The RNA shown here (transfer RNA) has 72 nucleotides and comes from Clostridia bacterium DTU030. It was read from a public genome assembly. The organism belongs to Clostridia, within Bacteria. Rfam family: tRNA. Rfam's curators write: Transfer RNA (tRNA) molecules are approximately 80 nucleotides in length. The coordinates come from a structure-prediction model, not an experiment, and the mean pLDDT is 84.
RNA sequence: GGGCCUGUAGCUCAGAGGGAGAGCGCCUGACUCGCAUUCAGGAGGCCAAGGGUUCGAAUCCCUUCAGGUCCA
Numbered sequence: 001g002g003g004c005c006u007g008u009a010g011c012u013c014a015g016a017g018g019g020a021g022a023g024c025g026c027c028u029g030a031c032u033c034g035c036a037u038u039c040a041g042g043a044g045g046c047c048a049a050g051g052g053u054u055c056g057a058a059u060c061c062c063u064u065c066a067g068g069u070c071c072a
Stems, first nucleotide, its partner, number of pairs: 001071007010024004018055001026042005048064005
């Protein structure tokens, strides 16, 4: 330098055009003498950035950035 893959909650990931979600973690409450477990509730995301297509984009297209991998 070129090809391919990935980027979504604090962490690991799902979501393949029209509701942004799960598990773990965090907070509050119940239970307990207390802790843990369990149960109930809650907070936390402008979906890497910019632009385009579309009535509508996390999702499709282009560019950039970061990481991984292969080739040179």